[in-house]
Overview:
Predicted 3D model of a 73-nucleotide RNA (transfer RNA) from a Lachnospiraceae bacterium. It was read from a public genome assembly. Rfam family: tRNA. Rfam describes the family as follows. Transfer RNA (tRNA) molecules are approximately 80 nucleotides in length. The source organism's lineage runs through Bacteria, Bacillati, Clostridia, Lachnospirales and Lachnospiraceae.

RNA sequence: GGGGUUGUAGUUCAGCUGGGAGAACGCCUGCCUUGCGAGCAGGAGGUCGUGAGUUCAAGCCUCAUCAGCUCCA
Repeated sequence: GGGGUUGUAGUUCAGCUGGGAGAACGCCUGCCUUGCGAGCAGGAGGUCGUGAGUUCAAGCCUCAUCAGCUCCA
């Protein structure tokens, strides 16, 4: 330098054919307990790597770009 792949909550990851942004763990509050843990109920937390384009509508399609991993040279 070229090819492939990944990027979504604090962490690990789903998200189907373009239309509701989600799960588990973690965090906070309450209940329970002598207390802690466990359990139960509720809650907070997101520029979907970045920028642009297409579309009535983009996590999803297109282009560019950044970062990680990997292959070739």